[in-house]
RNA sequence: GUCCCGAAAAGGCAAACCGGCGGAAACGGCGGGACGCAAAGCUCCGGGCCUCACCGCUUCAGAAGGAAGCGAAGGCGGCCGAGCUGCCGAA
Numbered sequence: 001g002u003c004c005c006g007a008a009a010a011g012g013c014a015a016a017c018c019g020g021c022g023g024a025a026a027c028g029g030c031g032g033g034a035c036g037c038a039a040a041g042c043u044c045c046g047g048g049c050c051u052c053a054c055c056g057c058u059u060c061a062g063a064a065g066g067a068a069g070c071g072a073a074g075g076c077g078g079c080c081g082a083g084c085u086g087c088c089g090a091a
Stems, first nucleotide, its partner, number of pairs: 005089002012037002017032003021028002035078001041084003045081003048076004055071006
């Protein structure tokens, strides 16, 4: 110095909930607030989960309207994996 690991120290992030903004929604960002987190820093690459306003397909069912399912689309990085980066340094 690097890797594993996570005592200590310095700090960091910030769940639920509330306010208000955006969105069709899931959800996001801002303020408050702390459940927790050694990557709870970043990235939808793989899996999974959530939404369904618009679009496509199928079905109910037979023209519109309607409903359901699937796909696409959108979202969750604090669901897991993966990639990249990172503070400190006891056993």

About this RNA:
A computed fold for a 91-nucleotide RNA from an Actinomycetota bacterium, annotated as c-di-GMP-I riboswitch aptamer.